[in-house]
RNA sequence: AGAGUUUGAUCCUGGCUCAGAAUCAACGCUGGCGGCGUGCCUAACACAUGCAAGUCGAACGAGAAAGGGGAGCAAUCCCUGAGUACAGUGGCGCACGGGUGAGUAACACGUGACUAAUCUACCCUCGAGCGGGGAAUAACCAAGGGAAACCUUGGCUAAUACCGCAUAAUACCUACGGGUCAAAGGAGCAAUCCACUUGAGGAGGAGGUCGCGGCCGAUUAGCUAGUUGGCGGGGUAACGGCCCACCAAGGCGACGACGGAUAGCUGGUCUGAGAGGACGAUCAGCCACACUGGAACUGAGACACGGUCCAGACUCCUACGGGAGGCAGCAGUGGGGAAUCUUGCGCAAUGGGCGAAAGCCUGACGCAGCAACGCCGCGUGAGGGACGAAGGCUUUCUGAGUUGUAAACCUCUUUCGACAGGAACGAUUGUGACGGUACCUGUAGAAGAAGCACCGGCCAACUAUGUGCCAGCAGCCGCGGUGAUACAUAGGGUGCGAGCGUUAUUCGGAUUUAUUGGGCGUAAAGAGCUCGUAGGCGGUUCAACAAGUCGGGUGUUAAACCCCCAGGCUCAACCUGGGGCCGCCACCCGAAACUGUUGUGACUAGAGUUUGGUAGGGGAUCACGGAAUUCCUGGUGUAGCGGUGGAAUGCGCAGAUAUCAGGAGGAACACCAGUAGCGAAGGCGGUGAUCUGGGCCAAUACUGACGCUGAGGAGCGAAAGCGUGGGGAGCGAACAGGAUUAGAUACCCUGGUAGUCCACGCCGUAAACGGUGGGCACUAGGUGUGGGGACUUUUCAACGGUUUCCGCGCCGCAGCUAACGCAUUAAGUGCCCCGCCUGGGGAGUACGGUCGCAAGACUAAAACUCAAAGAAAUUGACGGGGGCCCGCACAAGCAGCGGAGCAUGUGGCUUAAUUCGAUGCAACGCGAAAAACCUUACCUAGAUUUGACAUGCUGGGAAAAGCCACAGAGAUGUGGUGUCCUUCGGGGCUCAGCACAGGUGGUGCAUGGCUGUCGUCAGCUCGUGUCGUGAGAUGUUGGGUUAAGUCCCGCAACGAGCGCAACCCUUGUUCUAUGUUGCCAGCACGUAAUGGUGGGGACUCGUAGAAGACUGCCGGGGUCAACUCGGAGGAAGGUGGGGACGACGUCAAGUCAUCAUGCCCCUUACGUCUAGGGCUGCACACAUGCUACAAUGGGCGGUACAGAGGGCUGCUAAACCGCGAGGUGGAGCCAAUCCCUAAAACCGCUCUCAGUUCAGAUUGCAGGCUGCAACUCGCCUGCAUGAAGUUGGAGUUGCUAGUAAUCCCGGAUCAGCACUGCCGGGGUGAAUACGUUCCCGGGCCUUGUACACACCGCCCGUCAAACCACGAAAGUUGGCAACACCCGAAGCCGGUGGCCUAACCGCAAGGAAGGAGCCGUCGAAGGUGGGGUCAGUGAUUGGGGUUAAGUCGUAACAAGGUAACC
Repeated sequence: AGAGUUUGAUCCUGGCUCAGAAUCAACGCUGGCGGCGUGCCUAACACAUGCAAGUCGAACGAGAAAGGGGAGCAAUCCCUGAGUACAGUGGCGCACGGGUGAGUAACACGUGACUAAUCUACCCUCGAGCGGGGAAUAACCAAGGGAAACCUUGGCUAAUACCGCAUAAUACCUACGGGUCAAAGGAGCAAUCCACUUGAGGAGGAGGUCGCGGCCGAUUAGCUAGUUGGCGGGGUAACGGCCCACCAAGGCGACGACGGAUAGCUGGUCUGAGAGGACGAUCAGCCACACUGGAACUGAGACACGGUCCAGACUCCUACGGGAGGCAGCAGUGGGGAAUCUUGCGCAAUGGGCGAAAGCCUGACGCAGCAACGCCGCGUGAGGGACGAAGGCUUUCUGAGUUGUAAACCUCUUUCGACAGGAACGAUUGUGACGGUACCUGUAGAAGAAGCACCGGCCAACUAUGUGCCAGCAGCCGCGGUGAUACAUAGGGUGCGAGCGUUAUUCGGAUUUAUUGGGCGUAAAGAGCUCGUAGGCGGUUCAACAAGUCGGGUGUUAAACCCCCAGGCUCAACCUGGGGCCGCCACCCGAAACUGUUGUGACUAGAGUUUGGUAGGGGAUCACGGAAUUCCUGGUGUAGCGGUGGAAUGCGCAGAUAUCAGGAGGAACACCAGUAGCGAAGGCGGUGAUCUGGGCCAAUACUGACGCUGAGGAGCGAAAGCGUGGGGAGCGAACAGGAUUAGAUACCCUGGUAGUCCACGCCGUAAACGGUGGGCACUAGGUGUGGGGACUUUUCAACGGUUUCCGCGCCGCAGCUAACGCAUUAAGUGCCCCGCCUGGGGAGUACGGUCGCAAGACUAAAACUCAAAGAAAUUGACGGGGGCCCGCACAAGCAGCGGAGCAUGUGGCUUAAUUCGAUGCAACGCGAAAAACCUUACCUAGAUUUGACAUGCUGGGAAAAGCCACAGAGAUGUGGUGUCCUUCGGGGCUCAGCACAGGUGGUGCAUGGCUGUCGUCAGCUCGUGUCGUGAGAUGUUGGGUUAAGUCCCGCAACGAGCGCAACCCUUGUUCUAUGUUGCCAGCACGUAAUGGUGGGGACUCGUAGAAGACUGCCGGGGUCAACUCGGAGGAAGGUGGGGACGACGUCAAGUCAUCAUGCCCCUUACGUCUAGGGCUGCACACAUGCUACAAUGGGCGGUACAGAGGGCUGCUAAACCGCGAGGUGGAGCCAAUCCCUAAAACCGCUCUCAGUUCAGAUUGCAGGCUGCAACUCGCCUGCAUGAAGUUGGAGUUGCUAGUAAUCCCGGAUCAGCACUGCCGGGGUGAAUACGUUCCCGGGCCUUGUACACACCGCCCGUCAAACCACGAAAGUUGGCAACACCCGAAGCCGGUGGCCUAACCGCAAGGAAGGAGCCGUCGAAGGUGGGGUCAGUGAUUGGGGUUAAGUCGUAACAAGGUAACC
């Protein structure tokens, strides 16, 4: 310090997530030792038991038991005691220490002041005093009541207990004359010490007051009657409405009162670079509380944790009458909970209480125990050791790698632990719980001591096996559907280590609430606009002040903590000492620049006023005008009008539409009209009048900062809507009808109500948009336009030119921006003020509140859910977007298909099986260039198991094969016969066994190879450079041109590659060479005839080679280009025709059944063999063909002309036989030699438009051929039979020239089987193309996009289903805080007839004073009541969210098919 995650990729915005540190933690696995810390965060829930506050005999009286002494036989009695225990009077303490955090939003806390408004026991210092009396009472004794707790009556007694008197100030009161107030003694032989009373001062402690500071929300906006103040009084230690009577009407609040929710506060702790944020365990300071609520008493101090009284709840005892209790002290128990310890030892130390002291008490404290809960330290060995052991794992597989110097083995050491011996500090006198502990020494021996998490990326670390969207993992992204580094296990590795992980929480990262340090045109975000209150901010200058500000100083900022430096435990953690730090606050001194304050200071540049001009759809009211629509009346006139994509509804013979004239009424104002004007915005448009607001320009004078913004507030505010009353021509929600459609509650059409208009009143919202708040200042220009002024030109005017101020636009520099873009009208640079934003959805919704007649508006959440949602730009793809261009794409033609019959293929059906594959184009006469058996993969049946086939090893055999016979459907089995080669090692053959063979079994979505398709379309890319933050762009776009990214020109591009073209084959012309098997002109020979023969090379032809075509030449056009048009020559002319050749890629396209191949599966079978059957099955549908429907034809007869192929298990001639298929026959040919071998055409005759002399299906009979075999299931021939069919609906295919059409020929496969398929060959041989609007496909450019699996895309809403959270709801249940009234405990205070009373007074009767009782005010709990508020629950109901494959439609994204949206 960053990283992952939105996208095909990019940049930005933005959320989510991770890496760090931490914890009073818990859970999982594991666990050797020590030190120091820490340990109920939940139920302030309830508590058994023990302990936690006593002490003083030197304040006092009394005083056992035991002991000692004596008497007595003993029972027992007496004496004794530095008077022991229990208890009592009295004093001090019990208000400290210890616990907890419920309450509390408060002077509770923190900090700084104040207290002349106060108190203070014990302690310290300084004064003064301490004389003399009195009356009681507990204990005790006696009696009594009670279960107990405890209580009552009578009697005795002491004091440092209580009460007068005396004395009396430096105390208190005072009307300043005076008056009032005290005490206690004890110990000691004594000195003396301790105590007592009254003052003054100190120290420490406490009370009170004030400034400032620190939580949440306004869906809490008003609160307050003792309330605010005053006078008087009461009360208190003390000020005070603290309390009371009276008087006044105040006090608090947007700088957040009041009410609600939450919370002890702080030093500090954690985190962070810091600023901050979160927290407030342990330690320390303060506060509050002590079962819940209330109250006072005592006291220096309490309204009192281990005191009292009352009420309440709970628990316990009880004799039922009545009593007792309070662990939030230390241990401990139950309970709750994920979770938190011993009913330990000791007062040795430190501290506290009492005491003169000894001492006693002390669960404070010091220690120990339990717990890896945390931090720190140590150990589990160290060195050597390669056969790199065995084993494990992996593997390319017997070779190696890794575990791994790891082990074994050798040498050594002994921390910790074990055993034994010694032995501290803490304590300078006594005293040691810890503790025979720390520590030291000795002995033995590597001995007793390692785990946890992770290994897809973030994030260090990888393989194997298993599993197969299962089981599971997961912090985010995401893994898992048969090769998972992501699940599980193993091996290995990485990290940390007595721990390691997980979970939870906090801060960080997050500049993701932004003071430091963010934003608001389009990502979330500028209020619809203006005025204006509070507030914030504010021009120039002078003076004063010194509030802010700045400097210095003083005080304070507790200790601990933190930082630094030392020191002590062997180190560290930990502890000790010193130093530093400590924002802030208070006070003092100083400065005066800036801000501020003051001055009825000064100024004029801001602002305003004045004068004169000026433009304008600025506003309001009234009046007027013409055009048009509609309606009414009348005329003319006749059959239609109207409307649409096309129609219909509608209107019209009762006279429409059209047309003319007249009239009525309402609304809106054509042209002018303009990125022109005005207004704050909404908005404003015929003309005139009246009233009226603002702006701009010029000029001078005046005022003298009067300004800017603006939370609340007020006003204005389109359209629609609402209320009342008018008005109503046109238009027109709703509605009706007609169309369209699968439907059409729409788009289109015909009608049509509200409304639109006016007046008055509401509503208060809009994509109210420049999606851009207002103001001021500054920062290049260019150009246009509206308004005003000045100068100039001109004699003047107009026009023009220059310039200036104010508006409205465009372009553009710097700068800014994520980019797009903005750019003096800023989105630039600054200042001031306001508003608003903080992931998407839920939701601008619910609840609450305010407003409204209503509709609704404003304000405005949460649960839940997702990992995105989004902005801009890029490349593609797509569009029922645009432009340009091409193609038998359309058009123009020719011939077809679709109808019939048949053939072939496919689907479907059937079947034991009808083997498998191919399935839009790009499957379907396809794999198959030959299914009777075989093929064959399928079915049935029968056989077989090292196998039908390959290789190797081990052992055996002398045969095996062949032939014959028998059984069998055959495979096969049985029997007989039979016997190989050799270099003697063996080979070949065979039997048994082991490895293995075998599989047309699966996966073409694991693959190679091959192929189809877009498409023979013109495209696809790269290097360098340049541009851009980047994805990318440029080049490759543009202007021309081409079949072509073909070429030219231009250009931030310059080059290059794969494609195009060319090179290759074939065909068309010529030439050269050559001349057999080809050819034969000329010369010969020969034949019935034939290149048959001799010869020849002229020609044809074959073979080989060469030439030729390049827009080369001429002309027109064109950028003097590329190129194009026309022409000449030429066999051929603009790639001459045809072929081979197929860029980057797309379709998980096809093929595991050509072959190859990973993995999986079968192994007496999914292998192999055999026979038979099937692949040929037939209500049907489709595809591709053939033959036809006839006269351009059929039949018969006659006569001609090819090319390319094939041939020895072959082609087969002549001749003969047969109607024919064919048979006999055998010449020739291993082929330019022989054979297969032409038909349409042409010439005649016939048929004459018919289901025919067309057509030939189907069927019968008779034959032929191949073959082991033609039944299922071959082909051919003859005779006979003679079906459908008379040119084919919607639709659809091919073809642009030697092409279509038509006619034959050959070949592969093959025993046979093809005039119908396929691949080739030649013969005859057309028509048409104006053209690119449209259909299909494609290319380039551009545009939009919410698509990128890319339109077969994306995506919306209802309904149906499941689940989840929320709202409403008749109600119902509970909590909290108040209010009103009733009741009124304890208690303080006040009153008080009667009653009671030791101290003082008193000639004794009484008084003074006090008490109980009673009454009154206040007063807790309780009761009643109506409300408030917050929760729980609720039949039903509402919307919302989520959920691989439900229903209906198609709303949005493209012009999304009616532009979308508010």
Molecule: small-subunit ribosomal RNA
Organism: uncultured bacterium